Background
The prediction has a mean pLDDT of 82. A computed fold for a 1540-nucleotide RNA from a Candidatus Eiseniibacteriota bacterium, annotated as small-subunit ribosomal RNA. The source organism's lineage runs through Bacteria, Bacteria candidate phyla and Candidatus Eiseniibacteriota. Its Rfam family is "Bacterial small subunit ribosomal RNA". Rfam links the family to the GO terms structural constituent of ribosome and ribosome.
[in-house]
RNA sequence: AGAGUUUGAUCCUGGCUCAGAAUGAACGCUGGCGGCGUGGAUUAGGCAUGCAAGUCGAACGCGAAAGGGAAUCUUCGGAAUCCCGAGUAGAGUGGCGAACUGGUGAGUAACGCUUGGGGAACCUGCCCUUGAGUGGGGAACAUGUCCGAAAGACGUAAAUUCCGCAUGACAUCUUCCGCUCGCAUGUGUAGAAGAUCAAAGGUGCCCUCUGAUUCAAGGUGCCGCUUGAGGAUGGCCCCGAGUCCUAUUAGCUUGUUGGUGGGGUAACGGCUCACCAAGGCGAUGAUGGGUAGCUGGCCUGAGAGGGUGGUCAGCCACACUGGGACUGAGAUACGGCCCAGACUCCUAAGGGAGGCAGCAGUCGAGAGGCAUCCGCAAUGGGCGAAAGCCCUGACGGUGCGACGCCGCGUGGACGAUGAAGGCCUUCGGGUUGUAAAGUCCUGUCACAGGGGGGAGAACAUCACCCAUGCUGAAUAGGAUGGGGGUCUGACGUUGCCCCUGGAGAAAGACCCGGCUAACUCCGUGCCAGCAGCCGCGGUAAUACGGAGGGGUCAAGCGUUAUUCGGAUUCACUGGGCGUAAAGGGCGCGUAGGCGGGAUCGUGGGUCGGCCGUGAAAUCCACCGGCUCAACCGGUGAACUGCGGUUGAAACUGCGAUUCUUGAGUUCGGUAGAGGAAGGCGGAAUUCCUGGUGUAGCGGUGGAAUGCGUAGAUAUCAGGAAGAACACCGGUAGCGAAGGCGGCCUUCUGGGCCGUAUCUGACGCUGAGGCGCGAAAGCCGGGGGAGCGAACAGGAUUAGAUACCCUGGUAGUCCCGGCCGUAAACGAUGGGCACUAGGUGUAGGGGGUACUGACCCCUUCUGUGCCGCAGUUAACGCAUUAAGUACCCCGCCUGGGGAGUACGGUCGCAAGGCUGAAACUCAAAGGAAUUGACGGGGCCCCGCACAAGCGGUGGAGCAUGUGGUUCAAUUCGACGCAACGCGAAGAACCUUACCGGGGUUUGACAUGUACCGGACAGGCGUGGAAACACGCCUUCCCUUCGGGGCUGGUGCACAGGUGCUGCAUGGCUGUCGUCAGCUCGUGUCGUGAGAUGUUGGGUUAAGUCCCGCAACGAGCGCAACCCUCGUCGCCUGUUGCCAUCAGGUUAAGCUGGGCACUCUGGCGAGACUGCCGGCGAUAUGCCGGAGGAAGGCGGGGAUGACGUCAAGUCCUCAUGGUCCUUACAUCCCGGGCUACACACGUGCUACAAUGGCCGGUACAAAGGGUUGCAAUACCGCGAGGUGGAGCCAAUCCCAAAAAGCCGGUCUCAGUUCGGAUUGGAGUCUGCAACUCGACUCCAUGAAGUCGGAAUCGCUAGUAAUCGCGGAUCAGCAUGCCGCGGUGAAUACGUUCCCGGGCCUUGUACACACCGCCCGUCAAGCCACGAAAGCUGGUAGUACCCGAAGUCGCUGAGCUGACCCGCAAGGGAGGCAGGCGCCGAAGGUAAGACCAGCGAUUGGGGCUAAGUCGUAACAAGGUAGCCGUACCGGAAGGUGUGGCUG
Repeated sequence: AGAGUUUGAUCCUGGCUCAGAAUGAACGCUGGCGGCGUGGAUUAGGCAUGCAAGUCGAACGCGAAAGGGAAUCUUCGGAAUCCCGAGUAGAGUGGCGAACUGGUGAGUAACGCUUGGGGAACCUGCCCUUGAGUGGGGAACAUGUCCGAAAGACGUAAAUUCCGCAUGACAUCUUCCGCUCGCAUGUGUAGAAGAUCAAAGGUGCCCUCUGAUUCAAGGUGCCGCUUGAGGAUGGCCCCGAGUCCUAUUAGCUUGUUGGUGGGGUAACGGCUCACCAAGGCGAUGAUGGGUAGCUGGCCUGAGAGGGUGGUCAGCCACACUGGGACUGAGAUACGGCCCAGACUCCUAAGGGAGGCAGCAGUCGAGAGGCAUCCGCAAUGGGCGAAAGCCCUGACGGUGCGACGCCGCGUGGACGAUGAAGGCCUUCGGGUUGUAAAGUCCUGUCACAGGGGGGAGAACAUCACCCAUGCUGAAUAGGAUGGGGGUCUGACGUUGCCCCUGGAGAAAGACCCGGCUAACUCCGUGCCAGCAGCCGCGGUAAUACGGAGGGGUCAAGCGUUAUUCGGAUUCACUGGGCGUAAAGGGCGCGUAGGCGGGAUCGUGGGUCGGCCGUGAAAUCCACCGGCUCAACCGGUGAACUGCGGUUGAAACUGCGAUUCUUGAGUUCGGUAGAGGAAGGCGGAAUUCCUGGUGUAGCGGUGGAAUGCGUAGAUAUCAGGAAGAACACCGGUAGCGAAGGCGGCCUUCUGGGCCGUAUCUGACGCUGAGGCGCGAAAGCCGGGGGAGCGAACAGGAUUAGAUACCCUGGUAGUCCCGGCCGUAAACGAUGGGCACUAGGUGUAGGGGGUACUGACCCCUUCUGUGCCGCAGUUAACGCAUUAAGUACCCCGCCUGGGGAGUACGGUCGCAAGGCUGAAACUCAAAGGAAUUGACGGGGCCCCGCACAAGCGGUGGAGCAUGUGGUUCAAUUCGACGCAACGCGAAGAACCUUACCGGGGUUUGACAUGUACCGGACAGGCGUGGAAACACGCCUUCCCUUCGGGGCUGGUGCACAGGUGCUGCAUGGCUGUCGUCAGCUCGUGUCGUGAGAUGUUGGGUUAAGUCCCGCAACGAGCGCAACCCUCGUCGCCUGUUGCCAUCAGGUUAAGCUGGGCACUCUGGCGAGACUGCCGGCGAUAUGCCGGAGGAAGGCGGGGAUGACGUCAAGUCCUCAUGGUCCUUACAUCCCGGGCUACACACGUGCUACAAUGGCCGGUACAAAGGGUUGCAAUACCGCGAGGUGGAGCCAAUCCCAAAAAGCCGGUCUCAGUUCGGAUUGGAGUCUGCAACUCGACUCCAUGAAGUCGGAAUCGCUAGUAAUCGCGGAUCAGCAUGCCGCGGUGAAUACGUUCCCGGGCCUUGUACACACCGCCCGUCAAGCCACGAAAGCUGGUAGUACCCGAAGUCGCUGAGCUGACCCGCAAGGGAGGCAGGCGCCGAAGGUAAGACCAGCGAUUGGGGCUAAGUCGUAACAAGGUAGCCGUACCGGAAGGUGUGGCUG
C1' cells in the first nucleotide's frame, strides 16, 4: 500500500466482499510448564447457609457459670459456706464509628457529567494553630420479675446520658455612629447601648507549701468538655461552554415568568404561600418520543475522525417496588426506622419475620464467566491514651478457567544402502528424507530423591539506656532526639541455588481454484456436499470426501459475533449534481449567510509573551527492578483544552465620518406574437333555404358500415353559427417561467440605447412564506362549427377490448371558482469577475462625408453556429462554459421494494406535498469499442428471382428412411450439410443381431517354467456342424551340454464392431472457390480499440490504379500442375495408307512408305501485345484487326482465418471405463429381404416427335490369364458344346443406340404401358425355400401428363441415346466414367433465398431461434389494511387517602424551671383530635406504543406452468412524460409537452 466482482472486451460511476488490528468473548479440534493480568456483558430475576461494622472498662452501673481448692455437715448419694475462676463471660447506659469501605448501572438527555469560573448567599465531626472558660443542682433506662410463640409489658441504681440555674465574651440579634474597600445588593472593621446562650469529666506523676500512712487539698502533665478566631479537609449552591437519535413530535407553559410581603433552608432562589402584573421558552429546534450512567481513558486510524466506557481511577444514581421522615457534623441512610404493594418464610390462626446490585455459594434463563478457600503477616480503615490474642469477604494470598499478554520447552551433533512402509509414476524413477534406525552427547523444563543460606519481603510499637538551652518547684512525669535489644509470615514443602537419576512425560489446528503462501492420486457424478466474494459439483473435480505431499501459524489453531480500518462509500482534512443518484416548474421576498473605495477609533474574532489550571493512572522518551519479556518503579515530556494577564492592529467585526465605480432615480429616444379589456374583418368547414342536375357518393392496402331516386355527391345563389387566424414566418422577436401570432382602440409591465443629473452601498442570495404556473381534470353558468377520449358499427386478425374506416358523447371555446402537476428540458439554480478567435442574425449608438442611402470600421445589449487553451469517464462544453475563482440557496449517497405504506397537511374529487421499513439482489447504471442483428439505408454479386427447357409431387416397380412387427429384424447418419448415405454389390460367408450346440492361455501375438513329441496326414465311431473319442503312420541340426520346430499344463497375458466423437488424433461435410482473414513497425485514443483494410474508380477477385498517417508483409485470389482446342519437331509398331508395286468377291491383305490421321513426348501460341473510342493522361471498359483460340479460351485438381462441442471410438489410431468358462471365440440354422402405413431418391410409362417389323451408318473410353473368348455347331431364347487368338494401339468383350431407308399400327386403356400371376427353363454357386439374375410361353394391373408445393440447368450446357468400368462366383433402375444427337431463354435486379463492402440504431454478445413486459395459476417469505381482542407507557380530571413533616388544638397525661409554707398554679412537653400536602389504589374520558386478528391488498423470490407481444431495430402503430377515460393482461385512445 491494495485486491476480487457488472462487460465479448474497455473506461467511468457505484455497491457488495476480502486481506489488518482489537475483544470481559463463545463454539469446534487439540493441549507440556511458568510469570503477570483477567473472569455473570443475559433476569436491577428469586435466594438456603456462613461471614462482610464494630470498638472503647483510661465515661458508667450491674454481674454469672463450668471447673478447681479450703474447711464444715452428711443418710456417704451429696448439701451449704468461703477462696480462686473473675470484676472474667454476658447484656446494658454512654461516646465515637456505622453517611467510609465494598456492589451494581435500573433510572437519569439532567448543571447528571466534563472543563473553566463564582459564592459579597453557605456548612464542615475527627485534625492543626490560637484566645477564654470548665461553678452549682437535679432526673430516668438495663440486668431482674411477669405474661407471652415472638414482638413486648412491669419495677430499680450510676455516669463524659439528660435538664434547669450561675458566670460570660472579640459569639448571635437589635439600635446608633465612624472609617475602609468593592461589583449593585453590599464587604471588612473601630466604638457605644441593650437582649440571649455554655460546659464533664477521666487518667498518670510529684510532695516545694497545708493536712497526712498510702494519700487528700495542692502542684504538674496527658486525654477530654464548653465557647470564640484562623487554617486544612470534605461538602452544598450558582453560572459560561460542551454532552446521542427523531420535525412522520411545532408549538410548550399557570407556580408558569416577574414583582411585593410572609414562611422555610446551613445558604441564594417560586423552594413554598398570599396578593399584584401577564409574562417566559421555541426553527441556533422549545415541547414530546426513543435510547443511554458521565469522564480520565480503551480499541481503531497516517491523521482528522469513528466506535466504546469491562478491569483501574474520579463523579453521579440506586439498594425488593413506591412514598416518608427521624438521628446526626454529615443520610433523606445497601447489611437503620415508619407506611403501602408484590413475593418468600414462621405460626399455637391471635399475629409476626425478611430483603446477597457485599464475599463465597444455589436455582433459573442463557452460547457464556470461578472457591460456600487461607490470613489480617503487609497496605488501608474503625475504635482506643495505648497495648490490641479487637473488628475489617476492603485488602494480601492461594485455587479454578489457554480468557488474554509475555517467556520457555517438547532435545543436540553425526548419520545414505538415500532402508522398510506410504504416495505418485512417462515404470526409468521420483518423493516422504538426515527424516527414521543407529552412534555419541546435553540436562532447560517436568518428574523423583536429597541438600543449602533458611537470603529478601519489617517497619512501627513496646521494654531498657543515654542526651536535651523544652515544660515543670523537681534529678518525677511528659515531649523531642539518639543508641541498642526482643517479638511477629497467610502465601510456604515459595522464588532462588546445589547434587543425583534419566531423551526418559510433552504437537496440534487450519489451509492448499483466484483474491492468498501451498498439487497430485483415488472415490463421487448438479448426487453427496463446499462457499467470505467471484463461484465449484451433470464420469478424467488442484474448489465435494479420503489419502500422500505441501503451506501458514504454533500450545495453540480455526469458526462465529462485534468495533474501527481499508471506505475519499456523509468527503473539516477529503466527494459530487448536462447524459451515471442528484438543480427546486418560475418569480417576489422574511430571517439568516455573504458583501465596494478612504480615514479615524475600538480590540469581539485573530496572532504573540507570561501566569493558573488541565487529579493520579494510561500513552510517549529516557533511566532503573524482576535472568529476558509481559509486568512494575522513577524522572521528564505530553495532555493539542479552558481561564487570567499583558501586548500587536494587517485582515474581519463594531462605532463614526466620507467617496462614487456596485445599485437605483430623473431626462431623451427605441424594437417587440409581453399582459388585460373592448370592437372589427376575410378565407375555410358544417348546417339551412332555393336553383341546375342524375346515380351514385364516400372511404380504403382492398373493402364494408355510412349517405343517396323522399334526389345525395357535384355546381350556383342567399342565409346562420362557432372556432381558428393561411401567406408574411425567419435556429426572427417578447416574457421570470408556463407561454404569446388577423386588424384597430384603450389601459398596463419589463428591456435596450444615449448624454447628463441626483441618492450615496441603498447590494447579492434567499430556509420558511406569498404569488404565478401547459395540458388533462373538477364545480356553477353559457356556447357548441370542426375535431374528438368513452361508446356504437364496419373491416383486419388465430383473437383485435388496437392500429384503418363510418359515426359520435364528455371535452376542446367564453365567464367565475378550484386543481398545482409535465421529458414544467439547455434534463445545465442565481449573482459577480476573469480567460484566443472566426462567422451569421435582431435592436440601439458612434466614426469618415455638404446631405441621404449602401459599403467599411467600431461600441453596447440579445440570440445561433464553428473553434483554441482549459476541462471531461467519454460524449462533449468552450466569453450564452460543463474553463478559472468567490458568495448564497436547492439536491444526491447501490438496484428493487417505492415516490409505495403509515402519519400529517392541502384539495369538492381526482389527487398533490412530505415520505419510510421489513424483505430481496451482486449488481443496477453512464459513455464509448468490436461484432451480430433490423419487417434501417446505400452499393454489389450468385440458376437467387425473372425469361426458358425438362422434371419431382399423382401410377406401377426399384431403392433408402421413419414407423410398426419380430426371438432377431445388428449398428451408425437426422434441416440445408441424414434418407440409391457408410454398403464399389447381406442366399452361406460377409455379420457386428437372434436361437441352439461347443471351447476357456483361448480363432490371433509375445515371453517364461515344466512335461511330451514331430506337426501334418489317413481310417473308424457319434454329431447338423463345430467338436469329442479311438486306431495307424510319423522330425531336423548338434560341439551331445543342448538348440530349432511343435503339442499339452501353468503363469504373465490375449480378445471385445462393449461405452464415451461432449476426453482425443486422423479424415470428412458445410458456409464457400465466398473474397476475405491477419501481422510487424509507426501514428491516434486513458482504454477496449482504431488506422493500414476506409474513400474515388475498376475487377470474377482486398484484381489493379489514384488518393490518404501510414509504410510494409503473411495466409487466401490469380498464376505455376493435369486435360481438351491450333501448329511445329521427334517417334513410326500392334497405328496409318497419299504416292509406287502386287493382290482379293471384298478388305492396309502383302511389299513398301511414315506424307496424313493417330500414338505420346518436347516445344510454340494469347500478352489488352496492336488500332480506334470512352475514361483522370491511371487501372480499366467498349469496338475492331489478326488469329485455331480474345480479354480468367472450356473443364479439372487446388478450399484462407475460422464456424457448426457438425460426422465418424463400426476403417484406422488412441486416453479413460467396463467384460474375462464371457460383452471373448467356433459351428449350424434364422435375421438384416418382415408390412396396415408415411416420406426421400430413382426407373418405366401414360404414347404417333410414338410402338412394332425389316434393312442400313457412324463412336469414345475402358476391361481381359482361377480372365476375355472369335470362326463353327446345337437351342425360339437365356445358354450349351468347343476352343483359334490374346498377358493386348496386334486377339476378344463388341451389337453401339438414338439416326437414316422402307413397311405397319390410326387415337383405342390400344400392336400404348408393362406390373402381377401361372407354367417351362438357363446360368452361377456346397446350396437359389425363406432370398439371385436371366430366358421362353401365357397373363395383362395401375396409369390418358399429375393438387398444394417443389427441383435441376446459361452451351457442346439442358434434354435425349446408347457404351464401358469398379464391386463381384452370381446379382445394378444405384455409383463412377465415355462418347452420339443437340436446343430454348436471360428485359432486368422491384421482390424470395444466400453472400460481400460501407453506414445507421440497439436494452442483443450461448449474439433476433436474441432480449423482454404484464395478468392468471402454484409454493415460500416479509409487510400494509381490517370488525375487534390483549398488554404496556406517560399525563389529565375526580374519589379514597397510609406513614409522615408542618400548622391548629390539646378539658386527657406530665419529672427537672418559676411562684408558693403547702395545697395548688404557671411555663414547657406528651398522648389524642382536626387541617393542608400526600404514595399505592379506584373511577372517567382520551393520547401514544406494542402484540394478536377471520378476511383482504399489493410486494419480493422461486421450476421446464397459462395467455398474449407492450418495450429494445422505423421492434413491425417511433418512443417517452403529465393527465383523463376504457380494456383479461401487457396496454389502447384522447389532449398538451419532450427528443433521450